Model confidence (mean pLDDT): 84 of 100. The RNA shown here (transfer RNA) has 72 nucleotides and comes from a Nanobdellota archaeon. The sequence is in RNAcentral, with records from ENA.
RNA sequence: GGGCUUGUAGCUCAGCAGUAGAGCGCAACGUUCGCAACGUUGAGGCCGCGGGUGCGACUCCCGUCAAGUCCA
Numbered sequence: 001g002g003g004c005u006u007g008u009a010g011c012u013c014a015g016c017a018g019u020a021g022a023g024c025g026c027a028a029c030g031u032u033c034g035c036a037a038c039g040u041u042g043a044g045g046c047c048g049c050g051g052g053u054g055c056g057a058c059u060c061c062c063g064u065c066a067a068g069u070c071c072a
Base pairs, nucleotide, nucleotide: 001071002070003069004068005067006066007065010024011023012022013021018055026042027041028040029039030038048064049063050062051061052060
């Protein structure tokens, strides 16, 4: 320098055009003398960043940043 993959909740990941989800974690409540476990409820993300297309974009296109990997 070039190719490919990845970037979504605190963490690990799904979702791949139609108003964003799971597990773990966190908070409250219930249960207990108390803790844990279990149950119920809830908070938390405008999807790396900037543009474009489109009625509508996490999703498609372009640029860019970061990480990983391969080639030189």
Its Rfam family is "tRNA".